[in-house]
RNA sequence: GGCCAUAGCUCAGCUGGGAGAGCGCUACGCUGGCAGCGUAGAGGUCAGGGGUUCGAGCCCCCUUGGCUCCA
Numbered sequence: 001g002g003c004c005a006u007a008g009c010u011c012a013g014c015u016g017g018g019a020g021a022g023c024g025c026u027a028c029g030c031u032g033g034c035a036g037c038g039u040a041g042a043g044g045u046c047a048g049g050g051g052u053u054c055g056a057g058c059c060c061c062c063u064u065g066g067c068u069c070c071a
Stems, first nucleotide, its partner, number of pairs: 001068005008023004017054001025041006047063005
C1' cells in the first nucleotide's frame, strides 16, 4: 500500500430506503426411543467514534483488530 470486520459459526445484502440465509440453539408435532423430518420461535449497539444525507450495513474521515504485498 491492498483486502476484511453483519446472529453462536460460515456468509449474503444486488452502485442509499424490509437486516437476511444455511448450520447451530429452544419449544411443539411425527417415531417405542435416538437419529431424522416438519412447524414455530429466540438470538444483531452491522468492530468503535465522527461526518454527509430526509434517510447509512452501504458514501467520506479517524481509530481498533485480523490477513496479505513491497521495502
This is a predicted structure of a 71-nucleotide RNA (transfer RNA) from Bacillus subtilis. The RNAcentral record of the sequence draws on ENA. The prediction has a mean pLDDT of 81. It matches the Rfam family "tRNA". Its family is annotated with triplet codon-amino acid adaptor activity in the Gene Ontology.